Record summary
This is a predicted structure of a 75-nucleotide RNA (transfer RNA) from a Candidatus Iainarchaeales archaeon. Rfam family: tRNA. By type it is a transfer RNA. RNAcentral holds the sequence, with entries from ENA.
RNA sequence: GCCGGGGUAGCUCAGCCUGGUUAGAGCACUAGACUCAUAAUCUAGGAGUCGCCGGUUCAAAUCCGGCUCCCGGCA
Numbered sequence: 001g002c003c004g005g006g007g008u009a010g011c012u013c014a015g016c017c018u019g020g021u022u023a024g025a026g027c028a029c030u031a032g033a034c035u036c037a038u039a040a041u042c043u044a045g046g047a048g049u050c051g052c053c054g055g056u057u058c059a060a061a062u063c064c065g066g067c068u069c070c071c072g073g074c075a
Base pairs, nucleotide, nucleotide: 001074002073003072004071005070006069007068010027011026012025013024020058029045030044031043032042033041051067052066053065054064055063
C1' cells in the first nucleotide's frame, strides 16, 4: 500500500441488508422488598453526541463520501 471484519450503556453484544414507535438485551451498578444477616430471588431506577466530519432526505445507528482506531490476511 491492497483486501476483509469490527468501533452502539461500565463490560459482552443485538439492531444496519429493507431509513420512520421514545435506541434495546444480558451482566454489572444504585435503591427498595424478602432475610437475624449475607447470598440468591423479585421490583424500580440511573447510565448512550450509535468512533469522528460532511452529504442525501421531511426524517439517518441504518444510505453515500472522507478520515480515524482495533483485529486478521496479502504484498